[in-house]
Molecule: Lysine riboswitch aptamer
Organism: Fundicoccus ignavus
RNA sequence: GUUUUUGGGCGAGGCGCGAUUGACAAGAGUACAAACUAGGUUUGGAAAGGGGAUAUCGCCGAAACGAGCAAUCGUUGGGGGCUGAUCAUAAUAGGUCUGUCACUGUUGUAAUUAACUGCCCUGUUAAUUACGAAGAGCAAGCAAAUAC
Numbered sequence: 001g002u003u004u005u006u007g008g009g010c011g012a013g014g015c016g017c018g019a020u021u022g023a024c025a026a027g028a029g030u031a032c033a034a035a036c037u038a039g040g041u042u043u044g045g046a047a048a049g050g051g052g053a054u055a056u057c058g059c060c061g062a063a064a065c066g067a068g069c070a071a072u073c074g075u076u077g078g079g080g081g082c083u084g085a086u087c088a089u090a091a092u093a094g095g096u097c098u099g100u101c102a103c104u105g106u107u108g109u110a111a112u113u114a115a116c117u118g119c120c121c122u123g124u125u126a127a128u129u130a131c132g133a134a135g136a137g138c139a140a141g142c143a144a145a146u147a148c
Base pairs, nucleotide, nucleotide: 001148002147004145005144006143007142011138014060016059017058018057019056020055024051032044033043034042035041036040063076064075065074066073067072077104078103080101081100082099084097085096086095087094106133107132108131109130110129111128112127113126114125115124116123
């Protein structure tokens, strides 16, 4: 110096997750009130719950869903389109789950290309393609051990 193993986890994925806020749309010219009077007209005129731009904060099993009194356990890498079911509602606006479609990130295997390297093999790095896996994942510097 290199390989391997162990510990550890700076960090990364992106319409990323969650909390608070609440411009704004809708609810709705509805409910309701008053006057008129013959079922309606005129005047005035909300709210709740749900949605939500922006901003701030906490983060990357963030978080969501299910089971459980709780501790905890199980599933899901991520967001999106579509379908079905379900919740909720004024409203596919919205939530959840299943299936499916491509996209995307991590990583494994195989192949190809370029560089490291004058040539070959091997190896490393980067990229591309194909097929898989799952976040209890991947992973920098560092530490310890082992082999050369």